[in-house]
Molecule: SAM riboswitch aptamer (S box leader)
RNA sequence: CUCUUAUCGCGAGAUGGCUGAGGGACUGGCCCGAUGAAGCCCGGCAACCGUCGUACCCCUAUUCGGUGUAACGAAAUGGUGCUAAAUCCUGCAGCGACCAUCCAUAAUGGAACCGGUUGCUGGGAGAUGAGAG
Numbered sequence: 001c002u003c004u005u006a007u008c009g010c011g012a013g014a015u016g017g018c019u020g021a022g023g024g025a026c027u028g029g030c031c032c033g034a035u036g037a038a039g040c041c042c043g044g045c046a047a048c049c050g051u052c053g054u055a056c057c058c059c060u061a062u063u064c065g066g067u068g069u070a071a072c073g074a075a076a077u078g079g080u081g082c083u084a085a086a087u088c089c090u091g092c093a094g095c096g097a098c099c100a101u102c103c104a105u106a107a108u109g110g111a112a113c114c115g116g117u118u119g120c121u122g123g124g125a126g127a128u129g130a131g132a133g
Base pairs, nucleotide, nucleotide: 001133002132003131004130005129006128007127008126013042016041017040018039022032023031024030026091028089029088043083044082045081048079049078051074052073053072054071055069056068058066059065087125092122093121094120095119096118097117098116099115101111102110103109
């Protein structure tokens, strides 16, 4: 770097230290920031991997023991991760509602899908873990 897979509306310093201007991936928005951004250290959160226990499966005549698991639970001393806002919103497609447009009516109504706003569903992109190349 590429591929596979799981997760992404919970949680975590309005008040730690160093340092000092930027940051929220990208687009367009909208935000955060000298009442101190990013970064580093410390603290914290979570529990993906790992660890431990249970359950189940397999091996064994049985036990012991061992391997494994898309199950349940525990701790958090290991490897990561995270620690403003839903992954801050959005970007592509489908469907719906309202506005606008067109037609008709006394009124109810109908058409159309180009435009605006918005809701739902799916996708894309991204982030992180685990595995593979």